[in-house]
Molecule: c-di-AMP riboswitch aptamer (ydaO/yuaA leader)
Organism: Sphaerisporangium corydalis
RNA sequence: GCCGCCUCAACGUCGAAUCCACGAGCCGCCACAGGCUCGGGGAGCCGGGGACCCAAGUUCACUGGGGUGAAUCCGCGAAAGCGGUAGGGCAGACUCCAAGCCCGAAUCCGUCAGCUAACCCGGUAGACGUCAUUGGAGAGGAGAU
Repeated sequence: GCCGCCUCAACGUCGAAUCCACGAGCCGCCACAGGCUCGGGGAGCCGGGGACCCAAGUUCACUGGGGUGAAUCCGCGAAAGCGGUAGGGCAGACUCCAAGCCCGAAUCCGUCAGCUAACCCGGUAGACGUCAUUGGAGAGGAGAU
């Protein structure tokens, strides 16, 4: 000097998955600041159950039915898979338009659930990027006069 790997920081993407204090453990030579992990708690955000009214037929048999999520449906194929599609995403707060790129999964409940006030219950993960797709219009904000 180069390459590879690991760790950390900063700023971000998808997503509800963020913030606050307390306790314990660890890192920090001791200690402080700070950070990480775990535990329960609070706020915020998110999801489910649950009346009247309204809506709806439903179940058994069969292949029951339902939830989270953008992730549904169609064709070909023995299958793997291929092609398309409803729908969804693509930092510089937001909306719309255009082109381009990408996703179009997975999983949970367990025979049971329409909507639904009061009320009840639960989640707050994970996976990634390093000038990030680009342009136009609008709204809005700030500053100056």